Transfer RNA from candidate division Kazan bacterium RBG_13_50_9, 74 nucleotides, folded computationally. Its Rfam family is "tRNA". Rfam's curators write: Transfer RNA (tRNA) molecules are approximately 80 nucleotides in length. Rfam classes the family as a transfer RNA. Taxonomically the source falls in candidate division Kazan-3B-28 (Bacteria, Bacteria candidate phyla).

[in-house]
């Protein structure tokens, strides 16, 4: 140097052009003598940047990070 492949709430995944869901985990309430469990709400994410569409988490460029192969020098 070249290629391919990944980034989504605190955690592990769905989603793959049209409303971003679900497990755990936080927190709040209900049940209780009091806790756990249970049931019930709630906060909380698309790696930056640009295009390309009426519209991008998706698709194209690019750049940042992580992983994996393959060559060069030495």
């Nucleotide at each position: 140097a070249g290629g391919c492949c990944c980034a989504u709430g605190g955690u592990g995944u769905a989603g793959u052009g049209g409303u971003a869901a679900c497990u755990c985990g936080u927190c709040g309430g209900u049940c209780u003598c009091c806790a756990a469990a249970a049931c019930c709400g709630a906060a909380g994410a698309c790696g930056g940047g640009g295009g390309u569409u009426c519209g991008a988490u998706u698709c194209c460029c690019u750049c940042u990070g992580g992983g994996c192969c393959u060559g060069c020098c030495a």